[in-house]
C1' cells in the first nucleotide's frame, strides 16, 4: 500500500418533434472493445496472437513406442575363434561360427486410457460451489511374510498347399518373467464359528570354502514377482443449491412411483427381472419445441447489472455416422477390435484397404486466418539396470501492422519574410524558420570486428542470435480521416434539385465554409479511415432506479380458492436476521508493493481481494414456528328511524291510436317554403260510447338506494345491503385477491306471445351541381312480456381495493345525544353527497380528508408511431362475434399541457359615405385616352385584385427611342494611362451619299534656360471604353398599402419552471392608449394631440407699383397730379377659444348636453406631418451597386419605319339626348399664376384661326385678360328638332429642317349614334355635393388628361339589423407559408 463501517476516492452530456415554451417519448452521436475484414498508406525492434464459415472432403511426410538385464533366436550389421584360398609373411578374400558388441520379425512384459485436436451433441448431477457414503486403484511410498517342487503347449522356424493381393490353411520343432496344476499361508475371503478356500518368476553383478554333466549349483547384493495391510495421488457414486428462452407448449408418465425377494456391478439404485400396491411430477411451470459445451475468467459499466466464454487454466463431451463388446488397474479406447451405412481407393472382380476434430500441407466453403521448416540443447512425458531410444508434447525459426508497447523518419541557427503556390479590397496576406545557406549528431536499417547468458561433469535447435565496439553518409524511412452543428478545424474555383453527400438534423434549384477540386487548417500516427459486433451513454425493463386523470398504461363490477400482507400481550425454539471462529474459495487473471529484460509492453516474487458456500460457538429485538391470554380490527345479538335497492301479484288515471255512433263542411297535415300524404265514399275538428298496448306529467331536488350496469304511478306479499344508539357475545375469525364463480347499458340471436306509440331497413316528396344525408309523409324487424344465448360500451370520477395521518369554510341528506329565551335556535358527534381552498403534489391543467398529499399491503396494466386490436394458432359461441394475440415493412417523430398569434357561416362593444337616407353619375351612345388580345419585320420595355389600366408619360411627326429593316465604324460616341508624329482645336469651302460615314482644299496656338515643355489633333499599342443586356428572389436609396387606423415597444419590479404575463386588461369617456376613477404595478419612449403653413375677427407698425375719406389742382373720361395713408390691401408684429362663465347630467372625475358672450365654441375650416410592422409588393428602364453575360457587339453612328396597326374585351374620362335649355344681343363681378428665344397693348388687314408693324413690362406698375355660369331683352315650341355634334368633302392658318404615315386649329358644307341607359357598380355630410369658367407645368407645335385657382350653391342623416373594412376584449382550434391554412378518400 492494495483492504474497509466511516473520512476521502469514483458518477458528464448533445442533436433532433414547436412560431416559441415545458413535458412524455422515441431515433442518433461522442466513450471503450475485438482471434476481426475492407480501402489508402507502410521503416525498425520486443512480447503475444492467427478457419469464428463445411464436425466439409482429403494426395504426401510425421505425430508411440520401448526393453536382448524376461525368452526362443540370427534376415541384415560389426568383431573374436576356427578352417579354406591368394599370395606381396601379414594383409586381403571365401567359408564356418549365437561366442561377443548389438539386431529385423517374433513370444513375453511395460505404456499405448496420458500428452496433443475439437465443440458436433448435451439444458442435464453437464458445469460451478458445498457436502456425502455404498467404491477401485498399475506405477510410486511405508510394513509383514513369501518367492519351495513340478508339467504340458505355442508362436517364430521348417516343409507343404490356397489366394491377384490382404492374407490364409495343414504337417512338425522349440523356449520363457507366456500357461496351468501341487505345497506352504503372516494376512486374505467365506462360513452353520466346526471348519474350508487361495499365490509366486526369475535375471543380471561380484564371490572365500564346498559341490559340478563345466552350463552350473551354493552363498550375497540389486532389480523383480506373490499375499495382505496403510498412505499418497488418481478415478467412479450420491445429495443440496445455482446456470437461456417459449404457456399461440397445461397435464406429462407404464419400469412410470414405491415395496418384498432375486440377479448384476468395483460400488449404491428400477440398473435389470418376477410379484404386490397405485402411486410420481406440474402455474415455486412438469411436457414438449427451439437455443447453447461448463467454469476460472474476459469485454463494458460509477456501481448494481448486461454480454461473451477466442488464446491461457479445470471440467465435460466427440473421434466419417451409429451400434457393440473385447483386453486391461484404467477404454466401451482419435493414431484397437468386430457389425451397419455413406464415401474414397485398390483389383485378376473372386475379393480387400481407408479414417488429419494430431503437426504441417491440398481442395472446398468463405469478407477472412500462416511454413508439407529446425531440434529433442532446455522443460516434460514412454521404454529401459542403464547406456540410451521415441515424443509435430515442447524449445526455437518463417508468414501476417491481426493486436499491445517501445524507438525512428533529425537537432541547432538561418528573414532577401527568397522562389512557387493560394487568395486578394492589388496595398498586402497566407504557407513561415518552413526551404535554401551554415553547423553539428548516429538512435534505426546498412557496413565491419567482437560476441555470450540459457549447461549442476558433457551436451545449444535457436544462432554468428541477443549484446558491445568501430568507421562513415542526413542520407534509406509518413500517411490516412477529417474542417455545417453535435465536434477541433475556411477560404477560392467548378457544378446548379444535375453531379453527388448524409451517423442524426439535413446539404445541392448561379455568389454551397455540407457535393468535386485547390490552398490552407484541424486530428491521429506506421498507421489512419470505414464496416461489423458487444457493454455504455439509456433512470429507454427502473434491485440500486420508472411509471398508468389529459402524454403508452386501473381488469365493467362484485363474491371467493391458493398465494402475498396482517392488531396487542407473555412464554418456548431458533428457520431468516445479526455475530465469533474454523474449513473452503486451484493455478493464472484483477489491484498493491517489489525486483527482472535498456525503458515499456512483457515476466517473477510477497501480498491482498475472490463480495461466496460449508461446518460450528453464540444472541432473541424483528420476521417465522408452537403454545396461553386480550380487545381496539372483524362479526354476531337487541333496539330504532330512512330509501326510485330487488323480485312476485295486483289496481289507477291522462295522453296517443283504433272502432262505433252523432254534429259539420271544405279543407287538413307538413315546412325555411314547398310536396307526397289524408279528405266530398264527408277528413281535420267537436261529442258520446268502447278497445288495445306502452310509458308513468307534477312532486323531481349536483336528492335517495344499489357493487356495478342501473332503480321513479299506487298497494300487497316476499326478500338484500347500509346507517344510528348501547356494549352483552365471539376472539385477529383480517386485507388483497392470480386462475375460478357470479352479475353486467344498448343494439344483436333462438322459441313462444304481444304490438298503441316510436322507429333502422325501406318507400314516396323536398334540398342539392349530386344529396344512396341533415327536412317531410309513410313504414318493417325491433322496442314490450316469458325462457335461454351473448358478455361488449367514452361500461368514465377516463382516477383498482383497504388501512392510518395530514388547516380550514360553506351547502345538502339519515340517524342520535346535550342546551336555551322552544311553531323556533344553538351546540356536538357518526354516515353519505356538492363546492371553496392552505400545505403538499402536478410537464402544466389541476388534485386537495370522497387527494392526484403523506405511508403501508395486495391485485391489474404501460415501455415511440403505424402495420394493428389486424394475421395465424387456440378457447368460447347457434350466428353476428368476444377473449388471447404477433412479425415482416415503414416514419424520425406520433404524443400531452400551457403561450403568442391568426382565423371561425363563435360571442360581446366601438368605428369608418360601411350600410341606411339622399344629390351627382358610371355601366347604354359617340369620340378621347389607357389596358388586355390579336396583327406585325417592329407594334421597345415596365406596372397587375384593392394597392395595374388619362399609371413611369409635366405632352412619341425628326429627336426622346430603348424596338424594326438598310448602311456604316471597331481603343471605339465618352474617361484615364502609353509610344509617335503634327502645330493646331476652332472655322470656312467643295465633291459624294437616302443620312452618316467617305473624300479634297484653305485658314490657324502660348511658355522656353531653346534641351524641351503645356495645350490640342492624327496615327498606332494593350489595359479598357461601351450595354435601357440578365437577375427588384443579391442589394442601398426611393414609392405604395394596410392607415392618420390608433395602436407598437421599452427600463425597473411582481407572476410564471418556462415560451410569456402584469403594465397595455376593467368602469367611465373620446376623434384619439384622449383623459379620469380602480388596480402589482410605477415610469417611459415612438405613435394621437400640440408646437408649422394657409384661412376666417381685430389693433398696432409700415405705406408703393396699392388705395382715394378729407384738402388743392385737372380731363370728354380717368389716383390723372399736389398731397395723404383715414378706408381697401399688401407685409410684419400682436391679439382672440380656455368647456373660462350659467344651468342640468354624470360619481362631487373625466367628459356630455342646452346657453350667454363671442368674428368664430367644444379638434372652428384646411393642409404639411404616416408609429412598430405586413405584402421576398413596385422600381436593376431615374441613379446607385453585387454577380453573370456580350466586346468588328447585346457596344457606337445614320436614313426611313414603329411606338399611332384593329374582327374584338375591360378600366378611366370629354360631348350629350335637351326648355331649370340652344342661340343671338346687350350689361355686371372674381381668385389664383405666367411672361425676355417671352407675355406682347394699340392700330390697320382678313368672316376665322392669323398676319403686318409695334408701345409697355425681368413685373402689386406692362401684358396674357374675354371671366364663365348669372341677369336683362329677343328668339327657337318638344321635334331627332334651331337638341347633339361625330363622320366626311373642300379651302386655309400657326409651330417646325419636315405635319402622307403622324400635329392643333379656322371658314363653308355634310349632320352619324344618341330621347336618360340590364345586371351590377362609383363619389359626396358643407362653402361640401353638383355647375361655371381662369390659370399653370410639360411645350417649337399638340390636353377631354394632371396640378391649381376662384364663381353660383343644394339635398339627406344625427340611426347601426344587415354588407365591407378596421379596432378592443374573449372563446374553440389537429392552423403557424397561418382557412387562399390544414386534410380525408377514390383514381393516375
Nucleotide at each position: 500500500a492494495a483492504u474497509u463501517c466511516g473520512c476521502c476516492c469514483u458518477u458528464a452530456g448533445a442533436g433532433u418533434u414547436u412560431g416559441a415554451u415545458c413535458c412524455u417519448g422515441g431515433c442518433u452521436c461522442a466513450g471503450a472493445u475485438u482471434g476481426a475484414a475492407c480501402g489508402c498508406u507502410g521503416g525498425c525492434g520486443g512480447c503475444a496472437u492467427g478457419c469464428u464459415u463445411u464436425a466439409c472432403a482429403c494426395a504426401u511426410g510425421c505425430a508411440a513406442g520401448u526393453c536382448g538385464g524376461a525368452c526362443g533366436g540370427c534376415a541384415g550389421c560389426a568383431c573374436a575363434g576356427a578352417g579354406a584360398a591368394g599370395c606381396u609373411u601379414g594383409c586381403u578374400u571365401c567359408u564356418u561360427g549365437g561366442g561377443u558388441g548389438g539386431c529385423g520379425a517374433g513370444u513375453g512384459g511395460c505404456g499405448a486410457a496420458c500428452g496433443g485436436g475439437u465443440g458436433a451433441g448435451u439444458a442435464a448431477c453437464a458445469u460451478a460451489u458445498c457436502g456425502g457414503a455404498a467404491c477401485g486403484u498399475a506405477c510410486c511410498g511405508a510394513g509383514u511374510a513369501a518367492u519351495g517342487g513340478g508339467g504340458g503347449a505355442u508362436a517364430a522356424c521348417u516343409a507343404a498347399u490356397c489366394g491377384a493381393a490382404a492374407g490364409a490353411u495343414u504337417a512338425g520343432c522349440u523356449a520363457a518373467u507366456a500357461c496351468c496344476g501341487c505345497a506352504u499361508a503372516u494376512u486374505c475371503u467365506c462360513u452353520g464359528a466346526g471348519g474350508a478356500g487361495g499365490a509366486a518368476a526369475g535375471c543380471a553383478g561380484g564371490g572365500g570354502a564346498c559341490c559340478u554333466u563345466c552350463g552350473g549349483g551354493c552363498c550375497u547384493u540389486g532389480c523383480g514377482u506373490u499375499a495382505u495391510u496403510c498412505g499418497a495421488g488418481c478415478g467412479g457414486c450420491c445429495g443440496a443449491u445455482a446456470u437461456c428462452u417459449g404457456a399461440c407448449u397445461a397435464g406429462c408418465c407404464a419400469g412410470u412411483u414405491g415395496g418384498c425377494g432375486g440377479g448384476g456391478u468395483a460400488a449404491c439404485g428400477g440398473c435389470c427381472c418376477a410379484c404386490c400396491a397405485a402411486a410420481g411430477c406440474g402455474a415455486c411451470g412438469a411436457u414438449c419445441g427451439a437455443u447453447a459445451g461448463c467454469c476460472g475468467a474476459u469485454c463494458u459499466g460509477a456501481g448494481a447489472g448486461g454480454a461473451u466464454g477466442a488464446c491461457c487454466g479445470g471440467c465435460c463431451a466427440c473421434a466419417u455416422u451409429g451400434g457393440g463388446a473385447c483386453u486391461g488397474a484404467g477404454a466401451c479406447a482419435c493414431g484397437g477390435c468386430c457389425c451397419a451405412a455413406a464415401c474414397u481407393c485398390c483389383u485378376a472382380c473372386g475379393g480387400g484397404a481407408g479414417g488429419c476434430a494430431g503437426c504441417a500441407g491440398u481442395g472446398g466453403g468463405g469478407a477472412a486466418u500462416a511454413u508439407u521448416g529446425c531440434a529433442c540443447a532446455a522443460u516434460g512425458g514412454g521404454g529401459g539396470a542403464a547406456a540410451c531410444c521415441c515424443u509435430g508434447a515442447u524449445g526455437c525459426a518463417g508468414c501476417g501492422a491481426c493486436g499491445c508497447c517501445g524507438c525512428g523518419u533529425g537537432a541547432g541557427u538561418g528573414a532577401a519574410g527568397a522562389a512557387g503556390u493560394a487568395u486578394u479590397u492589388c496595398g498586402g496576406u497566407a504557407u513561415g524558420u518552413a526551404a535554401a545557406g551554415c553547423u553539428c549528431u548516429a538512435u534505426c536499417a546498412g557496413c565491419a570486428g567482437g560476441g555470450a547468458a540459457g549447461a549442476a561433469a558433457a551436451u545449444g535447435a535457436c544462432g554468428g542470435u541477443a549484446c558491445c565496439u568501430g568507421a562513415g553518409u542526413a542520407a534509406g524511412a509518413a500517411g490516412c480521416c477529417c474542417c455545417g452543428g453535435c465536434u477541433a478545424a475556411c477560404u477560392a474555383c467548378g457544378u446548379g434539385c444535375c453531379a453527388g453527400c448524409a451517423g442524426c438534423c439535413g446539404c445541392g434549384g448561379u455568389a454551397a465554409u455540407a457535393c468535386g477540386u485547390a490552398g490552407g487548417g484541424g486530428g491521429c500516427a506506421a498507421g489512419c479511415g470505414u464496416u461489423a459486433u458487444c457493454c455504455g451513454g439509456a433512470u429507454u425493463u427502473a434491485c440500486u432506479g420508472g411509471g398508468u386523470g389529459u402524454a403508452a398504461a386501473g381488469g365493467g363490477a362484485g363474491c371467493g380458492c391458493a398465494g402475498a400482507c396482517g392488531g396487542c400481550u407473555c412464554u418456548g425454539c431458533a428457520a431468516g436476521u445479526c455475530u465469533g471462529a474454523a474449513g473452503u474459495g486451484a493455478a493464472a487473471g484483477c489491484c498493491c508493493g517489489c525486483g527482472g529484460c535498456u525503458u515499456a509492453a512483457c515476466c517473477g516474487c510477497g501480498g491482498g481481494a475472490c463480495u461466496g458456500c460449508u461446518u460450528u460457538g453464540g444472541a432473541a429485538a424483528c420476521u417465522g414456528c408452537a403454545g396461553g391470554g386480550c380487545u381496539u380490527g372483524a362479526g354476531u345479538a337487541u333496539c330504532g328511524g330512512a330509501g326510485g335497492g330487488g323480485c312476485a301479484g295486483g289496481c289507477g288515471g291522462a295522453a296517443u291510436u283504433c272502432c262505433u255512433a252523432g254534429u259539420g263542411u271544405a279543407g287538413c297535415g307538413g315546412u325555411g317554403a314547398a310536396a307526397u300524404g289524408c279528405g266530398u265514399a264527408g277528413a281535420u275538428a267537436u261529442u258520446a260510447g268502447g278497445a288495445a298496448g306502452a310509458a308513468c306529467a307534477c312532486c323531481g331536488g349536483u336528492g335517495g338506494c344499489g357493487a356495478a350496469g342501473g332503480c321513479g304511478g299506487c298497494c300487497u306479499g316476499c326478500u338484500g345491503g347500509a346507517c344510528g344508539a348501547a356494549a352483552a357475545c365471539u376472539g385477529a375469525c383480517g386485507u388483497u385477491g392470480a386462475g375460478g364463480c357470479u352479475c353486467g347499458a344498448a343494439g344483436g340471436c333462438g322459441u313462444g306471445g304481444g304490438g298503441a306509440g316510436c322507429a333502422a331497413a325501406c318507400a314516396g316528396g323536398a334540398u342539392u351541381a349530386g344529396a344512396u344525408a341533415c327536412c317531410c309523409u309513410g313504414g318493417u324487424a325491433g322496442u314490450c312480456c316469458a325462457c335461454g344465448c351473448g358478455g361488449u360500451a367514452a361500461a368514465c370520477g377516463a382516477u383498482g381495493a383497504a388501512u392510518a395521518c395530514u388547516a380550514g369554510g360553506u351547502g345538502u341528506u339519515g340517524g342520535u345525544g346535550c342546551c336555551c329565551g322552544a311553531a323556533g335556535g344553538g351546540c356536538a358527534u357518526c354516515g353519505g353527497u356538492g363546492c371553496c381552498g392552505u400545505c403538499g403534489c402536478a410537464a402544466a391543467c389541476g388534485c386537495a380528508a370522497u387527494a392526484a398529499g403523506u405511508a403501508u399491503u395486495c391485485c391489474a396494466c404501460c415501455u415511440g408511431g403505424g402495420g394493428a386490436g389486424u394475421a395465424c394458432g387456440u378457447u368460447c359461441g347457434c350466428a353476428a362475434g368476444a377473449a388471447u394475440g404477433a412479425a415482416a415493412c415503414u416514419c424520425a417523430a406520433a404524443g400531452g399541457a400551457a403561450u403568442u398569434g391568426a382565423c371561425g357561416g363563435g360571442g360581446a362593444c366601438c368605428c369608418g359615405c360601411a350600410c341606411a337616407a339622399g344629390c351627382a353619375g358610371u355601366g347604354g351612345a359617340g369620340c378621347a385616352u389607357g389596358u388586355g388580345g390579336u396583327u406585325u419585320a417592329a407594334u421597345u420595355c415596365g406596372a397587375a385584385g384593392c394597392a395595374a389600366c388619362g399609371c413611369g408619360a409635366a405632352g412619341a411627326a425628326c429627336c426622346c427611342u430603348a424596338c424594326c429593316a438598310a448602311a456604316u465604324c471597331u481603343u471605339g460616341a465618352c474617361a484615364u494611362c502609353c509610344u509617335u508624329c503634327u502645330g493646331a482645336c476652332c472655322g470656312c469651302a467643295c465633291c459624294g451619299u437616302a443620312a452618316u460615314g467617305g473624300g479634297u482644299g484653305c485658314u490657324u496656338u502660348c511658355c522656353u534656360u531653346c534641351g524641351g515643355g503645356a495645350c490640342a489633333g492624327g496615327a498606332g499599342u494593350g489595359a479598357c471604353a461601351g450595354g435601357u443586356g440578365g437577375u427588384g428572389c443579391a442589394u442601398g436609396g426611393u414609392u405604395g398599402u394596410c392607415g392618420u387606423c390608433a395602436g407598437c415597444u421599452c427600463g425597473u419590479g411582481u407572476c410564471g419552471u418556462g415560451a410569456g404575463a402584469u403594465g397595455u386588461u376593467g368602469g367611465g369617456u373620446u376623434a384619439a392608449g384622449u383623459c379620469c376613477c380602480g388596480c402589482a404595478a410605477c415610469g417611459a419612449g415612438c405613435g394621437c394631440a400640440a408646437c408649422c403653413c394657409c384661412u376666417a375677427u381685430u389693433g398696432c407698425c409700415g405705406g408703393u407699383a396699392g388705395c382715394c375719406a378729407g384738402c388743392a389742382g385737372g380731363u370728354a373720361a380717368a389716383g390723372c397730379u399736389g398731397g395723404g395713408c383715414a378706408c381697401u390691401c399688401c407685409g410684419g408684429c400682436g391679439a382672440g377659444a380656455c368647456u373660462g362663465c350659467c344651468c342640468g347630467g354624470g360619481a362631487u372625475a373625466a367628459c356630455c348636453g342646452g346657453g350667454a358672450g363671442g368674428a368664430a365654441g367644444g379638434c372652428g375650416g384646411g393642409g404639411a406631418u404616416g408609429a412598430c410592422g405586413u405584402c421576398a409588393a413596385a422600381u436593376c428602364a431615374u441613379c446607385a451597386u453585387g454577380c453573370c453575360c456580350c466586346u468588328u457587339a447585346u457596344g457606337a453612328u445614320u436614313u426611313g419605319g414603329g411606338c399611332a396597326a384593329c374582327a374584338c374585351a375591360c378600366g378611366u374620362g370629354c360631348u350629350a339626348c335637351a326648355a331649370u335649355g340652344g342661340c343671338g344681343u346687350u350689361a355686371a363681378c372674381a381668385a389664383a399664376g405666367a411672361g425676355a428665344a417671352g407675355c406682347g397693348a394699340g392700330a390697320a388687314c382678313g368672316c376665322g384661326a392669323g398676319u403686318u408693324u409695334a408701345a409697355g413690362c425681368a413685373a402689386a406698375g406692362c401684358u396674357c385678360a374675354a371671366a364663365a355660369a348669372u341677369a336683362a331683352c329677343g328668339u327657337c315650341u318638344c321635334a331627332g328638332u334651331u337638341c347633339g355634334g361625330a363622320c366626311u368633302g373642300c379651302a386655309g392658318u400657326c409651330u417646325g429642317c419636315a405635319a402622307c404615315u403622324c400635329g392643333a386649329c379656322u371658314g363653308c358644307a355634310c349632320g352619324a349614334a344618341g330621347c336618360u341607359g340590364g345586371a351590377a357598380u362609383u363619389g359626396c355630410u358643407a362653402g361640401u355635393a353638383a355647375u361655371c369658367g381662369c390659370g399653370a407645368a410639360u411645350c417649337a407645335g399638340c390636353a377631354u388628361g394632371u396640378c391649381g385657382c376662384g364663381g353660383u350653391g343644394a339635398a339627406u342623416a344625427a340611426g347601426u339589423u344587415c354588407c365591407c373594412g378596421g379596432g378592443u376584449c374573449u372563446u374553440g382550434u389537429a392552423c403557424a407559408c397561418a382557412c387562399c391554412g390544414c386534410c380525408c378518400g377514390u383514381c393516375a
About this RNA
The RNA shown here (small-subunit ribosomal RNA) has 1388 nucleotides and comes from an uncultured bacterium. Rfam family: Bacterial small subunit ribosomal RNA.